[in-house]
RNA sequence: GGGCCCGUAGCGCAGUCUGGUCAGCGCACCGGCCUUUUAAGCCGGGAGUCGCGGGUUCGAAUCCCGCCGGGCCCGCCA
Repeated sequence: GGGCCCGUAGCGCAGUCUGGUCAGCGCACCGGCCUUUUAAGCCGGGAGUCGCGGGUUCGAAUCCCGCCGGGCCCGCCA
C1' cells in the first nucleotide's frame, strides 16, 4: 500500500442482507417484594449522538461515499 471483517446502553451482543412498531436482549446498576441477614427468586426502573461527517430517500443503525479506531490476510522495503 491492497483486500476482508468489526464499531449499537457500563460490559457481551441481536437487529443491517430485504429502509418503515428494531431502540432491543442478557449480565451489571438502582428501587421495591420476599428473607433474621446475605445469596437466590419475583416485580419495576434508569441508561444509547447505533464510531464521525456527508449523500440518497417521504423515511437510514440498515443503502452509497469519505474519514477515524480495532482485528485478520496479502504485498512492498529492509

A computed fold for a 78-nucleotide RNA from Candidatus Hadarchaeum sp., annotated as transfer RNA. The organism belongs to Hadarchaeum (SeqCode), within Archaea. Rfam family: tRNA. Gene Ontology term of the family: triplet codon-amino acid adaptor activity. It is annotated as a transfer RNA. The sequence was found in a public genome assembly. The coordinates come from a structure-prediction model, not an experiment, and the mean pLDDT is 81.